RNA sequence: CCUCGAUAACGGCAAACCCGUCGCAAGGCGGGGACGCAAAGCUAUGGGCCCUUCCCGACUCCGCAAAGUCGGUGGGUCGCCAGGCCGCCGAA
Numbered sequence: 001c002c003u004c005g006a007u008a009a010c011g012g013c014a015a016a017c018c019c020g021u022c023g024c025a026a027g028g029c030g031g032g033g034a035c036g037c038a039a040a041g042c043u044a045u046g047g048g049c050c051c052u053u054c055c056c057g058a059c060u061c062c063g064c065a066a067a068g069u070c071g072g073u074g075g076g077u078c079g080c081c082a083g084g085c086c087g088c089c090g091a092a
Stems, first nucleotide, its partner, number of pairs: 004090002012037002017032006035079001041085003045082003048077004055072006
């Protein structure tokens, strides 16, 4: 140094839930709170999952409108997996 990862050390992050706030929503942010995490640091590039007011298309219904279903579109999630970037410690 690489691989690897301990009932080690110094520290770090923070699920559910609650409060506030933003959003149509998924969800984000701040505070409290800890289930967990050796990348639970960053990145939405591929796959997965979730949402989708408004807008577009098809279909159902239908006198029209409204409504509904599916898809598009546009989003969310890195604490789902993979890829990319970067990084603390050092027992076996």

This is a predicted structure of a 92-nucleotide RNA (c-di-GMP-I riboswitch aptamer) from a Planctomycetota bacterium. The source organism's lineage runs through Bacteria, Pseudomonadati and Planctomycetota. Its mean pLDDT, the model's own confidence on a scale to 100, is 86. It was read from a public genome assembly, where an Rfam model found it.